Model confidence (mean pLDDT): 81 of 100. Transfer RNA from Vigna angularis, 72 nucleotides, folded computationally. Rfam family: tRNA. By type it is a transfer RNA. RNAcentral holds the sequence, with entries from Ensembl Plants and Rfam.
RNA sequence: GUCGUCUUAGCUCAGAGGUAGAGCAUGUGGCUUUUAACCACGUGGUCGUAGGUUCGAUCCCCACAGACGACA
Numbered sequence: 001g002u003c004g005u006c007u008u009a010g011c012u013c014a015g016a017g018g019u020a021g022a023g024c025a026u027g028u029g030g031c032u033u034u035u036a037a038c039c040a041c042g043u044g045g046u047c048g049u050a051g052g053u054u055c056g057a058u059c060c061c062c063a064c065a066g067a068c069g070a071c072a
Base pairs, nucleotide, nucleotide: 001071002070003069004068005067006066007065010024011023012022013021018055026042027041028040029039030038048064049063051061052060
């Protein structure tokens, strides 16, 4: 330099056009002599940035940024 994959909650990852989810973590309560474990209910997201298509975009298209890989 060329090409490809990825970027979603604090972390690991789903979601492939129609209101954004799970596990872990975290908060409150319950249980327990206490802690841990367990149970219940919550909090937490400008979906990397900026445009475009669409009635509607995490999803499709373009550009840019970052990470990784292949080739040179």